[in-house]
RNA sequence: AGAGUUUGAUCAUGGCUUAGAACGAACGCUGGCGGCGCGUUUUAAGCAUGCAAGUCGAACGGUAGUAUGGUGCUUGCUCCAUAUGAGAGUGGCAAACGGGUGAAUAACACGUAAGUGAUCUACCUAGAAGUUGGGGAUAGCCUGGGGAAACACAGGGAAAUACCGGAUGUGGCCCUGUGCUUUCGGGCGCAUGGAGAAAGAGGCUAAAGACUUGCUUUUAGAUGAGCCUGCGGCUCAUUAACUGGUUGGUGGGGUAAAGGCCUACCAAGGCGACGAUGAGGAGCCGGCCUGAUAGGGCGACCGGCCACACUGGGACUGAUACACGGCACCAGACUCCUACCGGAGGCAGCAGCUAAGAAUCUUCCGCAAUGGCCAAAAGGCUGACGGAACGACUCCGCGUGGACGAUGAACGCCAGAAGGUUGCAAAGUCCUUUUCACAAAGAACAAUAAAGCAGGGAGGGAAUGCCCUGCCGAUGACAUUAUCUGAGGAAUAAGCCCCGGCUAAUUACAUGCCACCACCCGCGGUAACACCUAAGGGGCAAGCGUUGUUCGGAAUUAUUGGGCGUAAAGGGCGCGUAUGCUGCUUGACAAUCCUGGUGUGAAAGGUCACAGCUUAACUGUGGGAGUGCGCUGGAAACUGCUUGGCUAGAGCUCAAGAGGGCAAGCUGGACUUCCUGACUGUAGGGUGAAAUCUGUAGAUAUCAUGAAGAACACCAAUGGCAAAUGCGAGCAUCUGGCUAUGAACUGACGCUGAGGCGCGAAAUUGUGGGGAGCGAUCAUGAUUAGAUACCCUGGUAGUCCACGCUGUAAGAGAUGUGCACUAGGUGUUGGCUGUAGUAACGGUCAGUAAGGAAGCAAACGCGAUAAGUGCACCGCAUGGGGAGUAUGCUAGCAAGGGUGAAACUCAAAGGAAUUGACGGGGGCCAGCACAAGCGGUUGAGCAUGUGGUUUAAUUCGAUGAUACGCGAGGACCCUUUCCAGGGCUUGACAUAUGCAUGAUGAUCAUAGAGAUAUGGUUUCCAUUAGGGGAGUGUAUACAGGUGUUUCAUGACUGUGGUCAGCUAGAGCUGUGAAGUGUUGGGUUAAGUCCCGCAACGAGCGCAACCCGUGCUGUCUGUUACCAGCAAGUAAUGUUGGGGAAUCAGACGGUACUUCAGGUGACAAACCGGAGGAAGGUGGGGAAGUCGUCAAGUCAUCAUGGCCCUUAUGUCCUGGGGUACACACGUGCUACAAUGGUAGGUACAGAGCGGUGCGAUACCGAGAGGUGGAGCAAAUCGCAGAAAACCGGUGUCAGUCCGGAUCGGAGUCUGCAACUCGAAUCCGUGAAGUUGGAAUCGCUAGUAAUAGCGGAUCAGCAUGCCACGGUGAAUACGUUCCCGGCCCUUGUACACUCCGCCCGUCACACCACGAAAGUCGGUUGUACCAGAAGUUGCCGGGCUAACCCAAAAGGGGGGCAGGCACCCAAGGUAUGGCUGGUAAUUGGGGUGAAGUCGUAACAAGGUA
Repeated sequence: AGAGUUUGAUCAUGGCUUAGAACGAACGCUGGCGGCGCGUUUUAAGCAUGCAAGUCGAACGGUAGUAUGGUGCUUGCUCCAUAUGAGAGUGGCAAACGGGUGAAUAACACGUAAGUGAUCUACCUAGAAGUUGGGGAUAGCCUGGGGAAACACAGGGAAAUACCGGAUGUGGCCCUGUGCUUUCGGGCGCAUGGAGAAAGAGGCUAAAGACUUGCUUUUAGAUGAGCCUGCGGCUCAUUAACUGGUUGGUGGGGUAAAGGCCUACCAAGGCGACGAUGAGGAGCCGGCCUGAUAGGGCGACCGGCCACACUGGGACUGAUACACGGCACCAGACUCCUACCGGAGGCAGCAGCUAAGAAUCUUCCGCAAUGGCCAAAAGGCUGACGGAACGACUCCGCGUGGACGAUGAACGCCAGAAGGUUGCAAAGUCCUUUUCACAAAGAACAAUAAAGCAGGGAGGGAAUGCCCUGCCGAUGACAUUAUCUGAGGAAUAAGCCCCGGCUAAUUACAUGCCACCACCCGCGGUAACACCUAAGGGGCAAGCGUUGUUCGGAAUUAUUGGGCGUAAAGGGCGCGUAUGCUGCUUGACAAUCCUGGUGUGAAAGGUCACAGCUUAACUGUGGGAGUGCGCUGGAAACUGCUUGGCUAGAGCUCAAGAGGGCAAGCUGGACUUCCUGACUGUAGGGUGAAAUCUGUAGAUAUCAUGAAGAACACCAAUGGCAAAUGCGAGCAUCUGGCUAUGAACUGACGCUGAGGCGCGAAAUUGUGGGGAGCGAUCAUGAUUAGAUACCCUGGUAGUCCACGCUGUAAGAGAUGUGCACUAGGUGUUGGCUGUAGUAACGGUCAGUAAGGAAGCAAACGCGAUAAGUGCACCGCAUGGGGAGUAUGCUAGCAAGGGUGAAACUCAAAGGAAUUGACGGGGGCCAGCACAAGCGGUUGAGCAUGUGGUUUAAUUCGAUGAUACGCGAGGACCCUUUCCAGGGCUUGACAUAUGCAUGAUGAUCAUAGAGAUAUGGUUUCCAUUAGGGGAGUGUAUACAGGUGUUUCAUGACUGUGGUCAGCUAGAGCUGUGAAGUGUUGGGUUAAGUCCCGCAACGAGCGCAACCCGUGCUGUCUGUUACCAGCAAGUAAUGUUGGGGAAUCAGACGGUACUUCAGGUGACAAACCGGAGGAAGGUGGGGAAGUCGUCAAGUCAUCAUGGCCCUUAUGUCCUGGGGUACACACGUGCUACAAUGGUAGGUACAGAGCGGUGCGAUACCGAGAGGUGGAGCAAAUCGCAGAAAACCGGUGUCAGUCCGGAUCGGAGUCUGCAACUCGAAUCCGUGAAGUUGGAAUCGCUAGUAAUAGCGGAUCAGCAUGCCACGGUGAAUACGUUCCCGGCCCUUGUACACUCCGCCCGUCACACCACGAAAGUCGGUUGUACCAGAAGUUGCCGGGCUAACCCAAAAGGGGGGCAGGCACCCAAGGUAUGGCUGGUAAUUGGGGUGAAGUCGUAACAAGGUA
C1' cells in the first nucleotide's frame, strides 16, 4: 500500500466482498507449566442458608452466674458481705462511609470554567471564654393478666454525660442610632436595649489543688456538601407551534441558603426554524478500541460524579438521609408462617440457588498487611481489603530436547517404473536437565503498639502529667509458598486451520449437478489442483479456526478530502424575507484574530527516559503532553463595530433605437363546411386491395350570392422579443423590459436567496357562451388465428371566448444565479463610431450561430453564450429493485399534486466508447439467386435408402442446408456385429517363462445339424549328445472385445466457398479495448492492379508454377500407320519395305492487352478491332488461408479413461438384417407417332483380362452348352456401340403404347437360390392418357438424349465412377426471393435475431399495506375518591417538670382526638401515541424448463 467482482474486450461511475487491528466474548477441535489481569454484557427476574455494622463498664442502674467468707435453719437450700461478672437495657458515637447496580434521567445529570456580598459543615487542627445551682420522670427490674406467634398492656419502685427550668455572658446573635471602607445581604467599629450555655468521668494527691479526657459559647482553618451561571456533547420536522404558577412585579410564608420554592393581589407576558413542544433511544466523564491525521465507535475492569435499593408515596431522627442490610408509616404485587384472629419478608453487599440464555466462578482462608467505625487504651467489628480455589477468557514468558548421524533403511504416497518424496527425519552414538516426580533446607511482605528501661526539653513551688529521642518488645491468612540444594532420567508435554483466484502452500483415489463446499467470484452433470479421504506442502502455535460486534481499507457523507450535460444528482421560471457574502479611503475601539505571562486542565491511562521483579507482561520514579477554559499585559495587518470622505459596482434624469414582449379593441382577405340557386352532366368517395358511407328523389365536380367559426400562405432566416411557459394578418390605444453613446446627479443604495408570494405548455375540471374544421370515448367497415389497434367512414367531449380551479411535462441546452479573468479567425441581428464621401474597409458595445487554440473531460464532447480558471450564495444525489409506492400530514370540486419511508430481495443496475453479429436501415457489388429459357421431381408402377410399425432378431452409425442409390465399390452360407440353440475357457490370435511330451498336421472310419469327440494309418530339423529350434499339452503373466465415451483425443472428412478474404512486425493515433495499414477515388474473376493517404514494408490466401485438352516444331517408330515402290489374296498393311501423312511417346514453341484506334486523370484498366489454331484467367481438373458448426466418424485405423473376463471373448448350425396399414428422399420405366415394332446399313472413346478374357466351329427358339485357337495384350479376346440413317408396318386406341403382377418351363453361378440371386422363353397384361400446392438441375460441346466400359464381384446395378456419340434454347436486366463480399448507420444482441425481452393468468413460498373489530402498553385532559404523613386551625377529653398559690385550684405549654390544604395507589369519562392479533382484501418480491399474446431493443415491423 491494495485486491476480487458488471463486459466478448475497454475506460470511468457505482455498490457488494476481502486481506488488518481489537474484544468482559461464545462455539468446534485440541491442551504441558508459570506470572499479571479479568469473569451474568441476558429478566433493576425471583431467592433457601450463612455471613457483610458495630463499639464503649473510663456515661448509667445493676442482674443471672461463678469464687471466697459468713448468717439462718426445714443439711441443702435461703440470705448477707467481698471479688468477679455474660446477656439484655438506658445513654453516646458510628450506622448518610465503605460495598453493589445502571432501572430512571436529554436534566445544571455530567464535563469544563467561573460565582456564592445568597449558604451549611459532626468528628479533626489552632485560638478565646466558661464548665454554677436545682428539679421531675422513664426503660431495665418486680407483680399481674392478654396473644398460637409477632408483640402489646396495667400497676409498683429506682439511675445517668438521658430530660427540664434557674444563674452567669468574654465573644457571638437580634432591635434602634451611627462612623470608615467595599466586589454592596460584606468587613472594621461605637453607643443603648434584648434573648440565649454547660456534664460529668478517670487516675494522682493527706488535702486544697492541679492534670487527662469530656461538655458549653465563640473565632479562624481544613474537609465535605448545598445552590446559581457561561460554554460543550444523541436521533426524528412523517413532532411546528408550546406555556396558566405559565413570565414578571409587590406583600407574606418557607429553607442552612437565592428563587413561583409556596401563597394573595397586580400586569400579560415567556419559549420557538440558531429547532421550542413532543416522540424514540441513553447514566455522564477521565478514558478504551480503531485510524497517518482529522475523525468514527464504545463507556466492561480502574478512577471521578450522578441516580437507585421489590413497585409507588411519605415523613421521622440527625451536622449531613427523605436513609440498600432504619420506620411499632401507608398503598400495590409477590413469597412465607398461622391455632385463620392475625403476622413476617425484600442479596442491584460476599458466597450460593432457581429460571432465562450462546454465555460468566468457591455457600473458601484471614483480619498478618492497607483502610474504616467505636474506645483513653488494650482491643472488638470489618464478604472493604489481603489471599487462595475454578475458567487457555485476555496479555506475557518458558518448555515439549541438543549435536553428530546415508546404505539416503523401512512403511506410506506418487510415478514416464529410471526413480522421486517422506528425509538427517527415524534407528543409532554422544550430551544437557529448563520442566517433571522424590527428598531436604527455606525467605521477604513486620512497620512497631501497650508495657518496660534510659536520656533530654518547656512550664510549674512540687508530683502525677505534657513534648522529643534511643534501646527492648508479642503478632504471618497466603504457606507442604517463592526460592535454593541433592540424587534420577529424554525422561511427563502438539495441535489446529488452510493449499482454484483474492492468498503463502499440489498430487492421487473415491464420488458423478448426487453428496457436499463457498466471504466474494464460483465449484460438482465420469479424467474435480474448489466436495470426501490419503500423501505431501504452507501458516500459526498451547493454541488454532468459526461466529458476532467495532474501526479501518471506504476519498463509499469527501473540514482535511469528492460530486451534479449523458453514470445518482440544477429547483419549471421569476420577485423577494431571514441568513451568508460584500468596492476604494481617514480616524477611533479592540469583540474576533495574533502574541507574552499566569491559574486550572485530579490520579490512573497514553508517550519519553530511568528503575524493580532472572526476561516480558506487570509495577515504580521523573519529564513532557493534555491541541481546552478562565484571568491578565501587549499589538492593530485582516474580520467586526463606529466616524468622516470617494466614484470604478449599482441606480436615476435628459437626448436616440430595434423588436411575432404584454393587455384590451377595431378591421381584412384566402381557405373549409353548410344553406339557397343555376349550368353542364354522369357516377362518386375511399384504400395496399376493399367495404361501411354519399348519390339516379341527380350527388361529386363547376359557377354565383349568403352564413358561421377557427387559423393567419408568401415574407420566414442558423433571424427578432420575452424570466420561463411562450409570442407571427393589418391598424391605432394602454403598458413592461432591453441596447449603445454623451452629459449631469445619488454615493455601496450590491450579489445570492431557506421559508413566502407570483407566473407557469398541453390535457383535465366548474359556470356561461360558441362550435366551421379537426377529433379522445363511441359506432360501423376492413385487416387478422384473434385485432377491444394500426387503415377507412362517421362522430361526442374537447379544441375557441369570458371568469375561476388545477400546478404538472423528456417544463431539455437533460447545463442554477451573479461577478471577474483566459488565443485568434468566420457568418448573422441591432446600435455607435473612424478613414476621404454613398459603397467598401476598420474600431467598439449588446445579442445570436457554426468551427477551433490552451485548458478541462471516463469518453462523447465543451471551448469568452465554458462543461476552462477563480470568488459568493442557493438547490440536489449517495448501488439496483421494492417505489415516487405505503402511511401520516398538507393545498385541490374532483382527477390528481407536494412532502415521502420500511420490510424483503439482487451482485449487480447504469454511462461512454470498441470489435463483432444482426436489422421487415441505407449505399455499392457479384452469384443459374431471380428473370429469360430447356428438361425434370411432386401423380402411376417398380428399384433403392430412411422414418415408423412389427419381430426372437429385424445389428450399428449418418438426421435442416452439410442424413436419406449415405458408411455399403455389390447381406442366399461367409460377410455379420443382431437373434435362437449347441460348444470352449491361457482361449480363434500375440509375446515371455517354468515343467512335461513325441507329437502336431494329413487321410480314413464312426457319432453328431455342425463345431467337436473317439479310433486306425502315416509323419520333424540340425547337433558339441548336456541341450537347442519348431510344435503340442499344462501352469502363470496375459490375450480378446464392432462393449462405452467423437462432449477426453489423433487422423481423415463435410460445410460456408475457389467466397476474397485473414494476419502479424516495428511506426503513428487513442488512458484503454482498439484503430491505422486493409479506409477513400477508379478497376478487376480476385485485398487484381493504379492513384491518393501516417503510414512503411511483409506473410498466408488470389494469380502463376502441376496434370490432361486445343495449334505447332524437333526427335523416336512397334504391336500402330500405309503416300509412293514391290509381292500376294475371294477379301483384309496380309507380306517385303517405308518414316512421308495419321497415330503414339519424350522434349520444346505459342497468348503477353503484343499492335493500332477509342474511353479514362497522362495511371490501372475497359471497349470494339487486327493478326492468330486459340484473345483477354482459351475451356476443364488437382490445389480450399485464418477460422466456424463441442458438425461427422472410438464400427476404417490409432488412442486416454471406464467396463466384461467359464463372457460384452471365441467356435458352430439355423434364422434375421430382404418383415409391411403407412410417410418421405433419390432414381428407373412409362403414359406414346420428334414414337413403337420388324428388317437393312454406318461411325467412337476409354477401359478390362491367368481361379482370367475366351475367338473360329458345333448344339439350343433363347438364356446358355460343348470345345478350346489366340492373348500377361497399340499384337488376342471382351466387342455386333446405340441413338442416327434407309425403306416397311400399325393410325390415336389404355392401343402392335406401357410393362407391373402372376402362372408355367428351362438356364447360369454356387456346398446350397425356400425364406432371398440374376438372366431366358411361353402365357398373363395392373396402374398410367404428362401429374395440386410446391420444388430441382442447367449459360455450350453445356442442358437434353442414346449407348459403351470399369470397380466391387462365384453370381447378383435402375446405383456409383468414367468414356465418347448426337446436340439445343435463352440471359431485357438487378425491382423482387435466396445466400454472400465491402462501406456506413442503429442496437437493451455477444450462447451473437432460432438473440433479447414485457405484462396478465395459474402454482408455491416470503415480507409488507388496508381492514369490521379485538387485546395490550404508554401518555394527556376533566372529574370522583383519598391511605400514610408534613403543615395550619380547633382541641369541650387528658396532662410530671415551669409560673401563681398555704392548699384546693388556676395559668402557660403539651398530648389524644377532630377539621382543612396538598397528595400515592384506585375509579369514571374521553383523547393522543404505540404494539400484538384478525375473517377478508391489495399490490410487491422470489421460484431451470406452465398458459396467452408479442409491448420494448433494428425504421423492432404503427419511430
Molecule: small-subunit ribosomal RNA
Organism: uncultured bacterium